The RNA shown here (c-di-GMP-I riboswitch aptamer) has 83 nucleotides and comes from a Gammaproteobacteria bacterium. Rfam family: c-di-GMP-I riboswitch aptamer. Gene Ontology term of the family: cyclic-di-GMP binding. The model forms 95% of the base pairs in the Rfam consensus.
Formats: sequence, C1' cells, structure tokens
RNA sequence: UGACUUAAAGGGCAAACCUGUCGCAAGACAGGGACGCAAAGCCACCGGUCCCGGGAGCAUGAAGGGAUAGCGGGGUUGCCACA
Repeated sequence: UGACUUAAAGGGCAAACCUGUCGCAAGACAGGGACGCAAAGCCACCGGUCCCGGGAGCAUGAAGGGAUAGCGGGGUUGCCACA
C1' cells in the first nucleotide's frame, strides 16, 4: 500500500402512524412513536419519482418553479475497532 475475513464497545438517527403548526400541493417543522439504517450526518451537481404550472384548435401536458439526501449516482465531514 492492497486484498480478504469479521466481531466488540459507547452510542447515534428515526419509517409508518397520531397530535399541533406552515404550505395550493408534493411536503416540511415540533412532540409522541420505531420500520429500519455503518454514514438514514451534511450538500439539489446528475438521473429518477412526486407536486404546482399550463404555451399550441382538441387531446397531450412544454417552459418555469417547488419537493424528495430514508430512490440511485456524485461531493464532503465523521465515532469505535479483534484488526
């Protein structure tokens, strides 16, 4: 430096759902609550998905805007350790 194997310790976060608040909505925040998560810490850069929107005669649903980091990729930071 690389590969393989795989535990331990202290813990951490918090899905669905319920209550309240904000929002046209998706959804977010707070409290309760745990489905799960080795980054389920942070970031909207890329793709996906969802919401708003509604150009053109109809249908279709463009541009534009918003959300999702617990959809995936990527970036970045981080605890412990038989090793």